Predicted 3D model of a 108-nucleotide RNA (SAM riboswitch aptamer (S box leader)) from an Acidobacteriota bacterium. The model forms 84% of the base pairs in the Rfam consensus.
[in-house]
RNA sequence: AUCUCAUCUAGAGUGGUCGAGGGAAGGGCCCGAAGACGCCACGACAACCGCUCCGACAAAAAUCGGAGGUCAGGUGCCAAUUCCUACCCGGUAUGGGGGAGAUGAGAG
Numbered sequence: 001a002u003c004u005c006a007u008c009u010a011g012a013g014u015g016g017u018c019g020a021g022g023g024a025a026g027g028g029c030c031c032g033a034a035g036a037c038g039c040c041a042c043g044a045c046a047a048c049c050g051c052u053c054c055g056a057c058a059a060a061a062a063u064c065g066g067a068g069g070u071c072a073g074g075u076g077c078c079a080a081u082u083c084c085u086a087c088c089c090g091g092u093a094u095g096g097g098g099g100a101g102a103u104g105a106g107a108g
Stems, first nucleotide, its partner, number of pairs: 002107007013042005021031003026085003043078001045076001048074002051068006082100001087097003
């Protein structure tokens, strides 16, 4: 590379730097010289893993379930529902499913 599982309508920005594109990709719609995107610093957000506690199996371990929210420890994230959409179903809609993508955990 690839595969499996879970989640994806919640939440959270300032300063510096750079200088023209950016929001994955086609279409749309947006953001952007009143400086976007990226990078750096600091800060914030939160519960996937880790951690702590509780419960289930006689005990322990493992496993499963629940709770907490800590030095947020490892990641992640801080415009717009994953910004919307493409394909299928359909009661035609603020609907359902699928695909793609993102993130985490694991396999390899």
Rfam family: SAM riboswitch aptamer (S box leader). Rfam links the family to the GO term regulation of gene expression. The coordinates come from a structure-prediction model, not an experiment, and the mean pLDDT is 77. The sequence was found by an Rfam model in a public genome assembly.